[in-house]
RNA sequence: AGCGGGUCGGGCGGUCGCCGCGGUCCGACGUCGGGACCGGGGAGGAAAGUCCGGACUCCAAUGGGCAGUGUGCUGGCUAACGGCCAGCGAGGGUGACCUCAGGGAAAGUGCCACAGAAAACACACCGCCGAACUCCCGGGCGACCGGGGGUGGCAAGGGUGAAAAGGUGCGGUAAGAGCGCACCGCCGUCGUGGUGACACGGCGGGCAGGGCAAACCCCACACGGAGCAAGGCCAAAUAGGGGGGCGUUCGAGGCUGGCCCGGCUGAUGCCCCCGGGUAGGUCGCUGGACCCCGCGAGCAACCGCGGGGCUAGAGGAAUGAUCGCCACCUGCUCCCGUCGGCAACGGCGAGGGCGGGGACAGGAUCCGGCUUACAGGCCCGCUCU
Numbered sequence: 001a002g003c004g005g006g007u008c009g010g011g012c013g014g015u016c017g018c019c020g021c022g023g024u025c026c027g028a029c030g031u032c033g034g035g036a037c038c039g040g041g042g043a044g045g046a047a048a049g050u051c052c053g054g055a056c057u058c059c060a061a062u063g064g065g066c067a068g069u070g071u072g073c074u075g076g077c078u079a080a081c082g083g084c085c086a087g088c089g090a091g092g093g094u095g096a097c098c099u100c101a102g103g104g105a106a107a108g109u110g111c112c113a114c115a116g117a118a119a120a121c122a123c124a125c126c127g128c129c130g131a132a133c134u135c136c137c138g139g140g141c142g143a144c145c146g147g148g149g150g151u152g153g154c155a156a157g158g159g160u161g162a163a164a165a166g167g168u169g170c171g172g173u174a175a176g177a178g179c180g181c182a183c184c185g186c187c188g189u190c191g192u193g194g195u196g197a198c199a200c201g202g203c204g205g206g207c208a209g210g211g212c213a214a215a216c217c218c219c220a221c222a223c224g225g226a227g228c229a230a231g232g233c234c235a236a237a238u239a240g241g242g243g244g245g246c247g248u249u250c251g252a253g254g255c256u257g258g259c260c261c262g263g264c265u266g267a268u269g270c271c272c273c274c275g276g277g278u279a280g281g282u283c284g285c286u287g288g289a290c291c292c293c294g295c296g297a298g299c300a301a302c303c304g305c306g307g308g309g310c311u312a313g314a315g316g317a318a319u320g321a322u323c324g325c326c327a328c329c330u331g332c333u334c335c336c337g338u339c340g341g342c343a344a345c346g347g348c349g350a351g352g353g354c355g356g357g358g359a360c361a362g363g364a365u366c367c368g369g370c371u372u373a374c375a376g377g378c379c380c381g382c383u384c385u
Stems, first nucleotide, its partner, number of pairs: 001383008010326007018042002021039006044360001048371002051369005056227004068223005073087005088102001089100004103218002108216002110212003125158002127154003132151008166184006185207001186205008231283004241274006253265004290309007328357007336349005
């Protein structure tokens, strides 16, 4: 100067508050809702985003297929995963190390801007050639030679582009070209090693043939749906449903302050029971695939055994405010020590005074991950110079 990993997320105390729990006492219509006091507890590494996976609950469900969604190198771990670990391959970095949706483009369809001759049944702008056939000019007695052009040949070089039909070299040729050869690459096949991805090697083939599948698609595998506002229980008032009883001038019931008489009123009405739903209450509710330590197996993720530890649980939703001391970071200033310097001054270290600062963010059924945010630290391992 970097790379990888782990970890902390201020501490102690006082005062005033907030939300649950337990105990005692007080009020009280004793199945209820309050009050006082005491004791004890009260957010996170991400509680977040709600992106994956599971537990749990209800609904659905014989099996299979289609559709849809997701995943996509190999092996392992796990309750499961799109997660984790260990590898393989490709790419990047001097290196520690990092990144990768990393199956199939010789099944089909589609797309490839601009530039460029051509973007896929490849092609020819500049260029190279003039061997073959042929025309013109010149030379030569002639065979023929030289120059220019046409029919053509080529794809080496230039140029365009993100990408142009293997690369380098030698030979070859009119010029060229896997045209031939060597090495590398590629394809096929065989062998060896490995659980495997794959690696290495032998033999054969001059070479198949651009890219894109986070384009459709093909292949393989996985997936039933909804979610704690899940869902269970208790259960008013009013309205409606079912059943029973009473009753309509032989008057149920209501009003007339409690009862009787009397009076008034009075009818698809009054009373009782049952069941469903709503308001409301309650359970679900927090102790778990949990955390820490040690030992053992394993490269590791993870697993096994032993010991120890762990009271947020509300329901518009509490966990706050303030003060003091200490620790940390930082601004200004003063002073001391030491080193360098003639000096001004500068480096390092210790201390005093006066100030300032503390992030990201907060449970809402629970758990495993991923991703994102984060003031300021601490620790471990490694690389380069």
This is a predicted structure of a 385-nucleotide RNA (Bacterial RNase P class A) from a soil metagenome. Rfam family: Bacterial RNase P class A. Rfam describes the family as follows. Ribonuclease P (RNase P) is a ubiquitous endoribonuclease, found in archaea, bacteria and eukarya as well as chloroplasts and mitochondria. By type it is a ribozyme. The RNAcentral record of the sequence draws on MGnify. The coordinates come from a structure-prediction model, not an experiment, and the mean pLDDT is 76.